[in-house]
Molecule: Glycine riboswitch aptamer
Organism: Alphaproteobacteria bacterium
RNA sequence: AAGAGACCGGCGGUGUGGUGGGGGAUCACCCCGCCGUGCCGUCGGCGCCGAAGGAGCAACCGCCCCGGAAUCUCUCAGGCACCCAGGACCGCCGGCGUUUG
Numbered sequence: 001a002a003g004a005g006a007c008c009g010g011c012g013g014u015g016u017g018g019u020g021g022g023g024g025a026u027c028a029c030c031c032c033g034c035c036g037u038g039c040c041g042u043c044g045g046c047g048c049c050g051a052a053g054g055a056g057c058a059a060c061c062g063c064c065c066c067g068g069a070a071u072c073u074c075u076c077a078g079g080c081a082c083c084c085a086g087g088a089c090c091g092c093c094g095g096c097g098u099u100u101g
Stems, first nucleotide, its partner, number of pairs: 005046001007045017047080003053076001054074003060068003
């Protein structure tokens, strides 16, 4: 240390507003349901990203056959508001191995 839907829908959980029923001495409080709404998770749909991992490829290299790469390509996996997490690569410090140019 980047990129890409604050996407649409189903289901579940939770907070909240309203409301119906029941319990209750009491618009306290408790239980069940419905509608709206915020958040989280999960499943599905369409779209998208590419820098964990994975896969593919050269007129280059080696070369009998054939083999070998990336920041290229593909997106299986992964990811797509901010934050968090992940993150190739870069920088700094230390250790080990190889090489002896």